Model confidence (mean pLDDT): 81 of 100. The RNA shown here (transfer RNA) has 72 nucleotides and comes from Pyrenula ochraceoflavens. The sequence is in RNAcentral, with records from ENA. Rfam family: tRNA. It is annotated as a transfer RNA. Taxonomically the source falls in Pyrenula (Eukaryota, Fungi, Ascomycota, Chaetothyriomycetidae).
RNA sequence: GCGCUAAUGGGGAAGUGGUUAUCCUACUUGCCUUCCAAGCAAGUGGCCCGCGUUCGAUCCGCGGUUGGCGCA
Numbered sequence: 001g002c003g004c005u006a007a008u009g010g011g012g013a014a015g016u017g018g019u020u021a022u023c024c025u026a027c028u029u030g031c032c033u034u035c036c037a038a039g040c041a042a043g044u045g046g047c048c049c050g051c052g053u054u055c056g057a058u059c060c061g062c063g064g065u066u067g068g069c070g071c072a
Stems, first nucleotide, its partner, number of pairs: 001071007010025004018055001026044006048064005
């Protein structure tokens, strides 16, 4: 330099062109308990960036950034 691949709450993962982005965990509050833990209930928090296509983009296309793999 070229090709492939990945990027989703604080952490790990799923997901799909559509009306609420899901699960686990974490954190906060409450209940329970003599206390703690566990359990139960409620809540907080997210689609890497830009442009385009589209009525509509987390999803499709192009470019960029970062990581991984391969070739030279």